[in-house]
RNA sequence: AUAGACCAAGGGCAAAACCACUGAAAAGUGGUGACGCAAAGCUACAGGGGCUAAAGCGGGUCAACCGCUAUGCCAGCCAGUUGCCGGU
Numbered sequence: 001a002u003a004g005a006c007c008a009a010g011g012g013c014a015a016a017a018c019c020a021c022u023g024a025a026a027a028g029u030g031g032u033g034a035c036g037c038a039a040a041g042c043u044a045c046a047g048g049g050g051c052u053a054a055a056g057c058g059g060g061u062c063a064a065c066c067g068c069u070a071u072g073c074c075a076g077c078c079a080g081u082u083g084c085c086g087g088u
Stems, first nucleotide, its partner, number of pairs: 005088003012037002017032006035076001041081003047078002049074003056068004
């Protein structure tokens, strides 16, 4: 110095649910709230994976609705990348 285990100090983030707003939805933002997290920091066409389907295309009694599709999302799925602290 790197990797791992256990522990300390100071802190950090904030799941579900509920409320408000935005959105077609997924979801996002704010508030309340803590399930958890050592990267729960950052990165979403140009790694994999997942969610949604407005518009479009196809089907349909051309209606309801169904199928396909990301140009919409998810970093708290894996991954990539940067990185703080002391002891054993």

The prediction has a mean pLDDT of 84. This is a predicted structure of an 88-nucleotide RNA (c-di-GMP-I riboswitch aptamer). Its Rfam family is "c-di-GMP-I riboswitch aptamer". Rfam's curators write: GEMM was predicted in a large-scale screen for bacterial structured RNA regulatory elements. Rfam links the family to the GO term cyclic-di-GMP binding.